[in-house]
């Protein structure tokens, strides 16, 4: 430096970070507000392999 599984750190447990998109729920005249699922890119960090 590359990959591969991942989130160990977190003031019970869960939960690394940021950013696009799609699809869905209430609400609402609309704008908007509040949630949900999936996907995808970058980055940190953690073990493994080269």
């Nucleotide at each position: 430096g590359c990959u591969u599984u991942c989130a160990a750190c977190a003031u019970c447990c869960c939960c690394g970070u940021c950013c696009a998109c799609u699809u869905u729920g209430g609400u609402g005249c609309a704008a908007g507000c509040c949630g949900a699922a999936a996907c995808g890119g970058a980055c940190u960090g953690a073990a493994g392999g080269c």
Description: The RNA shown here (nadA riboswitch) has 50 nucleotides and comes from an Acidobacteriaceae bacterium. The sequence was found by an Rfam model in a public genome assembly. It matches the Rfam family "nadA riboswitch". It is annotated as a small RNA.